Notes: The RNA shown here (transfer RNA) has 74 nucleotides and comes from a Solirubrobacteraceae bacterium. The source organism's lineage runs through Bacteria, Bacillati, Actinomycetota, Solirubrobacterales and Solirubrobacteraceae. It matches the Rfam family "tRNA". The sequence is in RNAcentral, with records from ENA and MGnify. The coordinates come from a structure-prediction model, not an experiment, and the mean pLDDT is 80.
[in-house]
RNA sequence: GGGGCAGUAGCUCAGUUGGUCAGAGCAGCCGACUCAUAAUCGGUACGACGGAGGUUCGAGUCCUCCCUGCCCCA
Repeated sequence: GGGGCAGUAGCUCAGUUGGUCAGAGCAGCCGACUCAUAAUCGGUACGACGGAGGUUCGAGUCCUCCCUGCCCCA
C1' cells in the first nucleotide's frame, strides 16, 4: 500500500427481507431461602446502535468517507 471481518447497555451477544425494533443473558437494586455467605428462585430501575455526510416518507440495517481492533496479501 491492497483486501476481508468486526464496532449495539458496565460486560458477552441477538437484531442483516428498511417499518409495531431497540432486545436477551450476566452484572446492579429489592425480596425469598440460610445461623450466615454462596448458589437457586421471584420482582425491578437505568442504560446503547464508533463518528460525519448521503439515499428514503422512514436507516442499527443501504451508499460514501473517516476512526478503532483483528486477520490475510505484498